[in-house]
RNA sequence: AGAGUUUGAUCCUGGCUCAGGAUGAACGCUAGCGACAGGCCUAACACAUGCAAGUCGAGGGGCAGCGGGAGUAGCAAUACUUGCCGGCGACCGGCGCACGGGUGCGUAACGGGUAUGCAAUCUGUCCAUAAGCACGGGAUAGCCCACUGAAAGGUGGAUUAAUACUGUAUGUGUCAUUGAGGGGCAUCCCUUGGUGAUGAAACGCGAGGUUUAUGGGUGAGCAUGCUUCUGAUUAGUUAGUUGGUAAGGUAACGGCUUACCAAGGCAUCGAUCAGUAGGGGUCCUGAGAGGGAGAUCCCCCGCAUUGGAACUGAGACACGGUCCAAACUCCUACGGGAGGCAGCAGUGAGGAAUAUUGGUCAAUGGGCGAGAGCCUGAACCAGCCAAGUCGCGUGAAGGAUGAAGGUUCUAUGGAUUGUAAACUUCUUUUAUCUGAGGGUAAAGUGAGCGGUGCGCCGUUCAUUGCAAGUAUCAGAUGAAUAAGCAUCGGCUAACUCCGUGCCAGCAGCCGCGGUAAUACGGAGGAUGCGAGCGUUAUCCGGAUUUAUUGGGUUUAAAGGGUGCGUAGGCGGGCUAUUAAGUCAGCGGUGAAAGUUUGCGGCUCAACCGUAAAAUUGCCGUUGAAACUGGCAGUCUUGAAUGCAAGCGAGGUAAGCGGAAUGUGAUGUGUAGCGGUGAAAUGCUUAGAUAUGUCACAGAACACCGAUUGCGAAGGCAGCUUACCAGUAUGCGAUUGACGCUGAGGCACGAAAGCGUGGGUAUCAAACAGGAUUAGAUACCCUGGUAGUCCACGCAGUAAACGAUGAAUACUAGCUGUUUGCGAUAUAAUGUAAGCGGUAAAGCGAAAGUGUUAAGUAUUCCACCUGGGGAGUACGCCGGCAACGGUGAAACUCAAAGGAAUUGACGGGGGCCCGCACAAGCGGAGGAACAUGUGGUUUAAUUCGAUGAUACGCGAGGAACCUUACCCGGGCUUGAAAGUUAGUGAAAGCAUUUGAAAGAGUGCUGGCUCGCAAGAGACACGAGACUAGGUGCUGCAUGGUUGUCGUCAGCUCGUGCCGUGAGGUGUCGGCUUAAGUGCCAUAACGAGCGCAACCCCUGCCAAUAGUUGCCAUCAAGUUAAGUUGGGAACUCUAUUGGGACUGCUACUGUAAGGUAGAGGAGGGUGGGGAUGACGUCAAAUCAGCACGGCCCUUACGUCCGGGGCGACACACGUGUUACAAUGGGUGGUACAGAGGGUUGCUACUGCGCGAGCAGGUGCUAAUCUCCUAAAACCAUCCUCAGUUCGGAUCGGAGUCUGCAACUCGACUCCGUGAAGCUGGAUUCGCUAGUAAUCGCGCAUCAGCCAUGGCGCGGUGAAUACGUUCCCGGGCCUUGCACUCACCGCCCGUCAAG
Repeated sequence: AGAGUUUGAUCCUGGCUCAGGAUGAACGCUAGCGACAGGCCUAACACAUGCAAGUCGAGGGGCAGCGGGAGUAGCAAUACUUGCCGGCGACCGGCGCACGGGUGCGUAACGGGUAUGCAAUCUGUCCAUAAGCACGGGAUAGCCCACUGAAAGGUGGAUUAAUACUGUAUGUGUCAUUGAGGGGCAUCCCUUGGUGAUGAAACGCGAGGUUUAUGGGUGAGCAUGCUUCUGAUUAGUUAGUUGGUAAGGUAACGGCUUACCAAGGCAUCGAUCAGUAGGGGUCCUGAGAGGGAGAUCCCCCGCAUUGGAACUGAGACACGGUCCAAACUCCUACGGGAGGCAGCAGUGAGGAAUAUUGGUCAAUGGGCGAGAGCCUGAACCAGCCAAGUCGCGUGAAGGAUGAAGGUUCUAUGGAUUGUAAACUUCUUUUAUCUGAGGGUAAAGUGAGCGGUGCGCCGUUCAUUGCAAGUAUCAGAUGAAUAAGCAUCGGCUAACUCCGUGCCAGCAGCCGCGGUAAUACGGAGGAUGCGAGCGUUAUCCGGAUUUAUUGGGUUUAAAGGGUGCGUAGGCGGGCUAUUAAGUCAGCGGUGAAAGUUUGCGGCUCAACCGUAAAAUUGCCGUUGAAACUGGCAGUCUUGAAUGCAAGCGAGGUAAGCGGAAUGUGAUGUGUAGCGGUGAAAUGCUUAGAUAUGUCACAGAACACCGAUUGCGAAGGCAGCUUACCAGUAUGCGAUUGACGCUGAGGCACGAAAGCGUGGGUAUCAAACAGGAUUAGAUACCCUGGUAGUCCACGCAGUAAACGAUGAAUACUAGCUGUUUGCGAUAUAAUGUAAGCGGUAAAGCGAAAGUGUUAAGUAUUCCACCUGGGGAGUACGCCGGCAACGGUGAAACUCAAAGGAAUUGACGGGGGCCCGCACAAGCGGAGGAACAUGUGGUUUAAUUCGAUGAUACGCGAGGAACCUUACCCGGGCUUGAAAGUUAGUGAAAGCAUUUGAAAGAGUGCUGGCUCGCAAGAGACACGAGACUAGGUGCUGCAUGGUUGUCGUCAGCUCGUGCCGUGAGGUGUCGGCUUAAGUGCCAUAACGAGCGCAACCCCUGCCAAUAGUUGCCAUCAAGUUAAGUUGGGAACUCUAUUGGGACUGCUACUGUAAGGUAGAGGAGGGUGGGGAUGACGUCAAAUCAGCACGGCCCUUACGUCCGGGGCGACACACGUGUUACAAUGGGUGGUACAGAGGGUUGCUACUGCGCGAGCAGGUGCUAAUCUCCUAAAACCAUCCUCAGUUCGGAUCGGAGUCUGCAACUCGACUCCGUGAAGCUGGAUUCGCUAGUAAUCGCGCAUCAGCCAUGGCGCGGUGAAUACGUUCCCGGGCCUUGCACUCACCGCCCGUCAAG
């Protein structure tokens, strides 16, 4: 000293929370010792029991009890007598009991603190001084006797004493009166005389005691200044009240009390009322200023069961006294009595919570006493409690195979626990045992001696210690007796594993937990503190978050709607004076303790002692005179007045005007008018609307008119007049600070609203009707009443806004405009006051503001202190009412908010693109079938994919296998791979059983190397180490893929701008398919994308010619490049060329664009491959890989069978059609690309055919699949459910295969369903494209292929254009969205 938390990120405002310190604490876990301090915060609740105030015989009468002496009973024992002695119960008397101790109920007060005063006071005991103590008297308690009551107690009689009581005397005192002197703070005080009145005593041999008076001291009383909590939703209060006179009362002043008189007193500088509370020294915290507290210790106050009262006394209205009343408790013989722990212990109760019914008067202190002494729960000690502070210890050194064990990881091994342990050496504080043991005792007391001023002093001896044989010291023993608690996501030091699975739980704030939790629980480890550690509660701090130090108010909370003005606050220049503020010196006080510092004492420390400082304050006194204030004088610049000529929608009142609107009358005129997005309601043939004329009414004032003018604000607009007010300018004549602000107060105050009375043309809440709509109590339309207007009154609010209070001064400019003045020439220009724009410095969180400040300063006022609840409730005030003003709390949240930034979004804007629309062509959606999906069904219908971006998708081949699913039968180191003991060649054949898997039996066989032993390949194989899983998690992952999108974007370095997030670059203009390029430019460059480089295709050339080709030459055939040959052409397959806006013209600054030429091809020629940063927790754990979890005689594996092919239904994708641009039949042409030896097969024969039987060629430019089809020619059909269409079904076959029932394809014959061009809606396509026609291939035994991937044949139409739909790009704007509009969010209802 700060940190966390609002946001996607940022800056700010702002609250919440944390880290620190503290405590009379409590709770949880734990606990070795000592020292010092502390210990009912709650029920001022109730209290059993004991103790806490007595003492004096040197005041007295006496003598119950105790001890002693004496006497009597012969002695002892025992009994009796005797106050004779020690002493002493009760009694009279004195002193004390008003201290000490407890507690905080009450009290907001002269109660406390501080300072001052009493000339308005008292004071026992004590000290000093002065003077006295003379003479008398009568009682009374006790004891005794009697009576009475349960008791407490009471009554009567007799007798008696005193330092008890009392009379007389004396008396310096007091009072009254009267002189003298002195002093002072007003009233007055002091000293000293005279006269009068009045008031003392207690004695004892003595010590001593006592009385009066004065002074001192101590203690007490009273008064006053200042100060001392909260509330104004408490604004008025007070009758002994305020003052006076007189009297009474008191120690004393005083309405303290009484009578009379006056009508005052207090109060916004907060009276009164209400709530709360003992105050201070101090304590905690804080840098301080402050804030909080008032335990222990000290001072003051109040109280003693509650309330009241006095008595005694020096002192009380009295904690352990009295009386009365009340409540409660106890005793009782029922008639009456007794009691007061807020003393020390202790008990109950309350409570989260607070101790022993201890010891001693040894010390300190108190009471009494001459003293010894007695009393003392004050005090000193001990006991209990980690409840606090301080100190000590639980060992120290060495010790690495870094042991074992634990934990953990990437696990043959490492890391960590950890020098930790073991082990070796050492020490002994503490502990246990034994012994020694000071000081607290200074002194007092007693006795003796000496001195003496007789009070006492000195000295010797004796004696007094609770705590306690404690502290301390010495010796012995032996590491021996002694460590926990909290935390470990960030803040905040400290990390891993397991368990759990939004459960259990954690949490101070943010927040963790939904199967990989460093945040829950456990463990290991670590961190922090340590005989303690955490939690809870409370206070201060951090919080400058109430801001004096030290904050704010345009938009975050916050400027009053505006002015006038009272109190108050603040206030111009000069001179003189004063000394209230201010400053300085000195004095008094500010108790002690405490705090700080120095020094010292307990072994140290805490603690204690001592000294100093501080105590920031108050009072007094002496000075200073700058500043503020007071008083006096003066000045003119602030302010005001005057004069002059101006200005204006400034106000009030009266009059006048035209246009428009509506209505009335009347004329013309005829069928509609009006209204809307479109309509309807409405008006109109009884004549509307339209149009002409005349008339009436009310309201508002076009053009001028303008970031124009005026006004304090609200506000003010036709013209004229009257009255009122304002303001700026010029002059510098007058006054001479007369000023500024302004709580309360007063006045003004838009619109709507209210009251009374008018007025009512227009418009128009409410209301009615028509529309719109799911509804439409709205928006739109037709009507329409209050109101809108006037007069008078009320109301008193607005986003009453510049969201910006008023005043003064200062601080760069430029520019426009209004009104003056000066100077002019009509430019230009100076100055004052306004109204605007832009901008420097500065300020600001930024936006912005910026001489009209939100800058720099001063003065005054108003207001703010997290969001919601709420400008609500209650109360009060105002109002006719409506309502206005003032204005909370409970509860709840961790935010709410401001400005700016990046995105996304908008039924915002601008620009642009795309088969996006439009223009076209052909489809889908209707039918049947194929196929996929959903759903349903099922033993199973395995799983995945689900808007675009799933659905002829994974699957480019489900009859078995595949296969993951179901049923059943088996196996358990397992179906596969590796290692090993052992056995056997391998292998083949046959056979039993079984559905098969499997389980057995028999026979044959005899491998390679080596002489052999043995080795090798292969097979079987017990045991063991390994397995296996299409089980889960695509939200743990890799890899791969889809989509936005082949869209033109996405970024970086340096620089610059911004507090920052960020921006700039990448924006702007033009251009492009393109962030493609050019120009411009605080940017300059660069990267990933675009383009290009690659492949195919279109033209040409070169090279090479076999299996391909054949122009020329030759041979040859029924025919054929068939053959010789050729290398021209086609083609094959390699290398090159070619196209670049290069050329021309026009246009443009350029980039480029348009047109043309040439060219096979023209502006990217066409097609492909190629997919930026990223988005969708997109898809896939079932292609593969992989973390974690799960199964292990099963969730593994083998086999047989079934299923994945089910079928009311719904959807997607396709095929075939519905026909004549067609169908059937016959004939005749022309491809490309690909495949082929478990294969493709020519050809021949057979079969109607699928195909079968032979058989040749080809490992392919050679042979083959291979007749391409549409097309063309000819012919039939003639518009029909047909010679269209072919589903479905029946029969017969072919082929593949171990096997076609579930469940294959194909062929032939027969059958001949729906369907006649398809609703809303929707898909593809811009040229060799769509459409249409066939061919091939992969997978594959075969095939459910109409699918997928390729190939060629034939071969169109249309695009005006970018308003609209969809998607996308760039710029801009708004935003309360950022999970980003499928967002956010409001209200109602329902459930809880």
This is a predicted structure of a 1392-nucleotide RNA (small-subunit ribosomal RNA) from an uncultured bacterium. Its Rfam family is "Bacterial small subunit ribosomal RNA". The coordinates come from a structure-prediction model, not an experiment, and the mean pLDDT is 84.